[in-house]
Context: one part of a larger RNA
RNA sequence: UGACGGGGGCCCGCACAAGCGGUGGAGCAUGUGGUUUAAUUCGACGCAACGCGAAGAACCUUACCAGGGCUUGACAUCCACAGAACCCAGUGGAAACACAGGGGUGCCCUUCGGGGAGCUGUGAGACAGGUGGUGCAUGGUUGUCGUCAGCUCGUGUCGUGAGAUGUUGGGUUAAGUCCCGCAACGAGCGCAACCCCUAUACCUUGUUGCCAGCGGUAAGGCCGGGCACUCAAGGUAGACUGCCAGAGACAAUCUGGAGGAAGGUGGGGAUGACGUCAAAUCAUCAUGCCCCUUAUGCUCUGGGCUACACACGUGCUACAAUGGUCGGUACAACGGGAAGCAAACCUGUGAAGGGGAGCCAAUCCCUAAAACCGAUCCCAGUUCGGAUUGCAGGCUGCAACCCGCCUGCAUGAAGUAGGAAUCGCUAGUAAUCGCGGAUCAGCAUGCCGCGGUGAAUACGUUCCCGGGCCUUGUACA
Numbered sequence: 001u002g003a004c005g006g007g008g009g010c011c012c013g014c015a016c017a018a019g020c021g022g023u024g025g026a027g028c029a030u031g032u033g034g035u036u037u038a039a040u041u042c043g044a045c046g047c048a049a050c051g052c053g054a055a056g057a058a059c060c061u062u063a064c065c066a067g068g069g070c071u072u073g074a075c076a077u078c079c080a081c082a083g084a085a086c087c088c089a090g091u092g093g094a095a096a097c098a099c100a101g102g103g104g105u106g107c108c109c110u111u112c113g114g115g116g117a118g119c120u121g122u123g124a125g126a127c128a129g130g131u132g133g134u135g136c137a138u139g140g141u142u143g144u145c146g147u148c149a150g151c152u153c154g155u156g157u158c159g160u161g162a163g164a165u166g167u168u169g170g171g172u173u174a175a176g177u178c179c180c181g182c183a184a185c186g187a188g189c190g191c192a193a194c195c196c197c198u199a200u201a202c203c204u205u206g207u208u209g210c211c212a213g214c215g216g217u218a219a220g221g222c223c224g225g226g227c228a229c230u231c232a233a234g235g236u237a238g239a240c241u242g243c244c245a246g247a248g249a250c251a252a253u254c255u256g257g258a259g260g261a262a263g264g265u266g267g268g269g270a271u272g273a274c275g276u277c278a279a280a281u282c283a284u285c286a287u288g289c290c291c292c293u294u295a296u297g298c299u300c301u302g303g304g305c306u307a308c309a310c311a312c313g314u315g316c317u318a319c320a321a322u323g324g325u326c327g328g329u330a331c332a333a334c335g336g337g338a339a340g341c342a343a344a345c346c347u348g349u350g351a352a353g354g355g356g357a358g359c360c361a362a363u364c365c366c367u368a369a370a371a372c373c374g375a376u377c378c379c380a381g382u383u384c385g386g387a388u389u390g391c392a393g394g395c396u397g398c399a400a401c402c403c404g405c406c407u408g409c410a411u412g413a414a415g416u417a418g419g420a421a422u423c424g425c426u427a428g429u430a431a432u433c434g435c436g437g438a439u440c441a442g443c444a445u446g447c448c449g450c451g452g453u454g455a456a457u458a459c460g461u462u463c464c465c466g467g468g469c470c471u472u473g474u475a476c477a
Base pairs, nucleotide, nucleotide: 001477002476003474004473005472007471008470009469010468011467012466013465015461016460019425020424021423022422023421026317027316028315029314030313031312032311033310034308035307042053043052064303065302066301067300068299069298070297073127077126078125079123080122081121082120083119086103087102088101090099091098092097107116108115109114129292130291132290133289134288138286139285140281141280142279143277145275150189151188152187153186154185155184156165157164158163169180170179171178195269196268197267198266200237201236202235203234204233205232206231209227214224215223216222240263243257244256245255246254247253319418323377324376325375326374327373328372335366336365337364340359341358345354346353347352384415389410390409391408392407393406394405395404431453432452433451434450435449436448437447
C1' cells in the first nucleotide's frame, strides 16, 4: 500500500421487511447429470453451466457409429496430354460410384499447319484437407463484479524509502454530483449531457382519416367533394429548480406550492472506466506450436444426437364456481407477405381441400383473446383436469418405422394448492389475456417483440446477501 475480520462509523440496492404471484408435490415439454449404447458428436459447471452455443437434429444439417467406396482428393494455385462446353440415355448397385454407348462442335487470333482463353477428363508431384490437441502459447469476441462510482496522471509539497497528499474533512447528490474548507493547483478515463423511442402543442404536406359541414346512395367513406379532426412523417416549441415560500452556512442543496401535457434524471432504451476471475470460446472466424496424410482427410446408404431404473434446473397445463361448457356481441398494437400473404364463395363434424378477387402493400391479405350479455353445470375426482392408449383422417416433404405437426371419435391417468427450502416483482410494474416475428419445406409450452385488462405493499434499516467511503487490528501478500 492492499486484502481480510462472527472490529467500529456513515450510506446504498426488491438485500431484508411490508405485499402479490410462483418454484419445490402432479402430468407433460425442454436442458443437464448419471446410466445404457456400435454411436447415444462436441462445448458450457456456484452466483456468471443446465428452454445455454442450437433464431428450429426425419434425409441434409452432422462434427458421432456401422457398412460400401475415393486417394493430388469435395475446395485453391501451378505443369503435361486429350477433349469444346454440354445434352440424351443403358447395365450393376442401397447410394456414392463403376463399366459401356450415342449426339455435339461454339468464342478470340491465324501464314489455315495451328495457337490461345474457358470448361471437362486423365496423369505426375509440389500441395490441398483436418469441427484433430493445446482458450494455461494467442488475436478477436463475450460473461461477471456493475451503470457500482470509482480508477489514475502532470507539476508542486511531505517522507531516507516503499509511498502519501490531491481523492481526506463539513454538508449535499442517483453520482469523485455540486458547494465550502484544506499544501495543494490542474488534468484525463468514468458520472451527467449530447443519440433513439415515448408523453403535449403548433407549423408544413395530404390517394390514411372524416358525414365534422354539404350533395348523391338500398348498403359499406361507397361516390362527388374537403384537409377541420384522427393519423402519418419532417420541422419547431416545451422542463431549466426557471418562479414563489420555508429550511440551510449569504453556499450546494432539500421540503412545500404555483403554473403546466409533463417537475426536479418525466418514463424506457442505447451507452459498461482502470481492472478482477490463467472466467468462456482453437467448434463462428483468425492464428503459433504439436499431431494425422490410401487417413484423425473426402464421399454415400442406414443408424445415432429423440435411448431410460433414476437425480437436478427451466418452463407449460392443472387441481376448478373470480370457474367449465354452449350461444350471441365488441375493441388492439408491433410486425410479415411474390418459389409469398391469400379474401368472398363452395365441400367437409374438423384439421383441411377446392376456388382464386386483391396485394411488390398506410391501398389487399394474415387479424385477436380475456372482457361484456344470456343459458347451463351445483362442489363431485365432477360437464374440473387433460396425460396415456386405440381407430380413422389432414398437411409438409423424395421419404414421417425408428423420429414431425394438426384434426375427429373413443379412452379418460396423476392431480383436491404442494415438506425443508427457494425465486420474481415498487406502476401501466406484478398478475392475467391473446397477437406478431426470426429460424423455417414442415415442426415452439422456447426466444425476441407487441398491445388488452390491470392490482397490493414499502413502518423502517435491527437482521440475511452484495456493494461504496472513512477508520481500526493483523503473525496474510

Small-subunit ribosomal RNA, 3' major domain from an uncultured bacterium, 477 nucleotides, folded computationally. Its Rfam family is "Bacterial small subunit ribosomal RNA".